This is a predicted structure of a 76-nucleotide RNA (transfer RNA) from a Nitrospiraceae bacterium.
[in-house]
């Protein structure tokens, strides 16, 4: 060079039918409890990889780019 996967909160995701307030778990804050902490329970914040394109309507579907993983082929 070539071909394939894969990108979502600070982590993970083997959550999300093209249509509901983007889910669950963990960390993080705050609160109940508690002598104090841990636990355990209640709340809160924190999100789709950049761009363009299809559609009324895109995390998904198409299209370039960027990065990261795998196979692989030519020079030395």
């Nucleotide at each position: 060079g070539g071909g394939g996967g894969c990108a979502u909160g600070g982590u993970g995701u083997u959550a999300a039918u093209g249509g509901c307030u983007a889910g669950c778990a963990u960390g993080u804050c705050g609160g109940u409890c508690u002598c104090c902490a841990a636990a355990a329970c209640c709340g809160a914040a924190g999100g789709u990889c950049c761009g363009g394109g299809u559609u009324c309507g895109a995390g998904a579907c198409c299209u370039g780019g960027u990065g990261c993983c795998c196979c692989u082929g030519c020079c030395a």
It matches the Rfam family "tRNA".